[in-house]
Context: one part of a larger RNA
RNA sequence: GGCGAACGGUGGAUGCCUUGGCACCAGGAGCCGAUGAAGGACGUGGGAGGCCGCGAUAGGCCUGGGGGAGCUGUCAACCAAGCUGUGAUCCCAGGGUGUCCGAAUGGGGAAACCUGGCACGAGUCAUGUCGUGUCAUCCGCACCUGAAUUCAUAGGGUGUGUGAGGGGAACGCGGGGAAGUGAAACAUCUCAGUACCCGUAGGAAGAGAAAACAAAAGUGAUUCCGUGAGUAGUGGCGAGCGAAAGCGGAUUUAGCCUAAACCUUGCGUGUGUGAUAGCUGUCAGGCGUUGCACGUGGGGGGUCGUGGGACCCACUUGAGGUUACUGACAUUACCUCGAAGAGUUACAAAGUCUUAUGCUAGUCGAACGACGUGGGAAAGUCGGCCGUAGACGGUGAGAGCCCGGUAGACGAAAGUGUAUGACCUCUUUGUGGUGUUCCCGAGUAGCAGCGGACUCCUAGAAUCUGCUGUGAAUUUGCCAGGACCACCUGGUAAGGCUGAAUACUUCCUGGUGACCGAUAGCGGACAAGUACCGUGAGGGAAUGGUGAAAAGUACCCCGGGAGGGGAGUGAAAUAGUACCUGAAACCGUUCGCCU
Numbered sequence: 001g002g003c004g005a006a007c008g009g010u011g012g013a014u015g016c017c018u019u020g021g022c023a024c025c026a027g028g029a030g031c032c033g034a035u036g037a038a039g040g041a042c043g044u045g046g047g048a049g050g051c052c053g054c055g056a057u058a059g060g061c062c063u064g065g066g067g068g069a070g071c072u073g074u075c076a077a078c079c080a081a082g083c084u085g086u087g088a089u090c091c092c093a094g095g096g097u098g099u100c101c102g103a104a105u106g107g108g109g110a111a112a113c114c115u116g117g118c119a120c121g122a123g124u125c126a127u128g129u130c131g132u133g134u135c136a137u138c139c140g141c142a143c144c145u146g147a148a149u150u151c152a153u154a155g156g157g158u159g160u161g162u163g164a165g166g167g168g169a170a171c172g173c174g175g176g177g178a179a180g181u182g183a184a185a186c187a188u189c190u191c192a193g194u195a196c197c198c199g200u201a202g203g204a205a206g207a208g209a210a211a212a213c214a215a216a217a218g219u220g221a222u223u224c225c226g227u228g229a230g231u232a233g234u235g236g237c238g239a240g241c242g243a244a245a246g247c248g249g250a251u252u253u254a255g256c257c258u259a260a261a262c263c264u265u266g267c268g269u270g271u272g273u274g275a276u277a278g279c280u281g282u283c284a285g286g287c288g289u290u291g292c293a294c295g296u297g298g299g300g301g302g303u304c305g306u307g308g309g310a311c312c313c314a315c316u317u318g319a320g321g322u323u324a325c326u327g328a329c330a331u332u333a334c335c336u337c338g339a340a341g342a343g344u345u346a347c348a349a350a351g352u353c354u355u356a357u358g359c360u361a362g363u364c365g366a367a368c369g370a371c372g373u374g375g376g377a378a379a380g381u382c383g384g385c386c387g388u389a390g391a392c393g394g395u396g397a398g399a400g401c402c403c404g405g406u407a408g409a410c411g412a413a414a415g416u417g418u419a420u421g422a423c424c425u426c427u428u429u430g431u432g433g434u435g436u437u438c439c440c441g442a443g444u445a446g447c448a449g450c451g452g453a454c455u456c457c458u459a460g461a462a463u464c465u466g467c468u469g470u471g472a473a474u475u476u477g478c479c480a481g482g483a484c485c486a487c488c489u490g491g492u493a494a495g496g497c498u499g500a501a502u503a504c505u506u507c508c509u510g511g512u513g514a515c516c517g518a519u520a521g522c523g524g525a526c527a528a529g530u531a532c533c534g535u536g537a538g539g540g541a542a543u544g545g546u547g548a549a550a551a552g553u554a555c556c557c558c559g560g561g562a563g564g565g566g567a568g569u570g571a572a573a574u575a576g577u578a579c580c581u582g583a584a585a586c587c588g589u590u591c592g593c594c595u
Base pairs, nucleotide, nucleotide: 001594002593003592004591005590006589007588008587009586015580016545017544020516021515022513023512024511025510026509027508028507029505030504031167032166039101040100041099042055043054044053046079047078049075050074051073052059061095062094063093064092065091066090070083071082072081106115107114108113116135117134118133119132120131121130122129137164138163139161140160141159142158143157144156145155171202172200173199174198175197176196182189186236212219213218223250224249225248226247227246233241234240255497256496257495258441262300263299264298265297266296267295268294269293270292271291277290278287279286280330281329282328283327284326285325305475307440308439309438310437311435312433313432314431315430318337319336320335321334322333324331339428340427341426342425343424351423352422353421355419356418357417358416359415360414362410363409364408368383369382370381371380384401385400386390392404393403394402446470447469448468449467450466451465452464453463456482477492478491479490480489481488532539533538552579555566556565557564558563
């Protein structure tokens, strides 16, 4: 020096464990914000700091409810000083306070800082100073003022509005909009209207009550799911892309409001005559520009495709009253009661209360002992018991009967959700007929050019849609049924609103797992978006386990200490806070063999 064995050191694999994650399910909840959000800075405790809580009333204040013996959060002990059956700490509900920054909003600004005006108050002899409130911009409405320029308009000002502004995980709608890729290259095409950017809304959004489909038969708003169907189609007919009707379900007593014709009324402009127009109709009287036309507001009316409505006529409603120059009759309009119907989710819009049932604290809740082993019994043995409870977790090892719970039952002063009912609020003539009367959404439909969306890549290309140009008709009208024409069929565009079935999960509660178990599982079980890196955008870790209980080794010895040897604790100390188990590499000690 090598090999081997034994015993150690180092190291932290493996096993076991789990406080933390991951995925999904069910239910709830689904917006917050100038009444100042989300997110922060700085403070705040008797004793340095981090986390959490709170805000100069600062580990907390007030009120109401629960609860019932200890308490002054946690890392995390120790000490001090206190509170508490006159009910503390703690939990729930409501209120109060809530520095500074932040949309940040008096002005400024390098966020958490600097510095003003006004009103009132405190203080000072006075000034300085301090406190409370208020002062941004835009928009809507009302009013005032007011240029060039007479009226006017622009502009300016005042008041007023719990109007806007900013934030939010995914989901929605809209405006823009790639490329890697595939086509085995690549250009049309594809990826894909995806990613991404912007705008904007809600708890959902969007869509939505046929100018729809269909086909000789019919359906009857929209949305979502299954099927139809990888079909019909489309496609350098390549790669690929890819419907619809119909049928079956989900939801479901969901459908409504306007424009116009006509009547009436306010304002503006124009025009009209002296007895014509007009004053609800008829007759008689009376009045005298009150009229008419156009424009623009308000009220009534009206809303449809077996076309509808207006105007006109006829019939039709329960009672009472008032009114339209006067009288009579009729008619119209309005009011009250009655009757009928409806309603906060569209069709108008606010609430209050009753009852029931949830949520936000909680309460009750059955049944076991012995023996022996062991440090310890819940394992074993023996004998019992409960069960509407044998889910789960804990307790010195596997516990239905030890503890918390579980099944089941009960509970709310306050706040809040849902449902029912009442109050309340709102609405209300209807039917038929005649008509060469009037209306039925215009720079629209259509057409042309160039694009886009549709299964549809310009094709025979309908349909929907953007820009530009051109440019109709009004029911004897117009559109669609895949060029186009005829017939037939279906519908009624160019205004608007609308619950549910659907999508998603930041958040709350409960549950589940042939999900992970500390190089795994979230980046994060530990001071984690921390330490650290970067000018910045941004990047981004590592570190879990003594023991049942600290019982964490009094005392003695060696040593300056570190560390150890005794002694003691403990079941165990080769469990000693470098702590469960403790593999390998690597380093030693002893012994054996070889050289």
A computed fold for a 595-nucleotide part of an RNA from Actinoplanes regularis, annotated as large-subunit ribosomal RNA, domain I. The source organism's lineage runs through Bacteria, Bacillati, Actinomycetota, Micromonosporales and Actinoplanes. Model confidence (mean pLDDT): 82 of 100. The RNAcentral record of the full RNA draws on ENA and SILVA.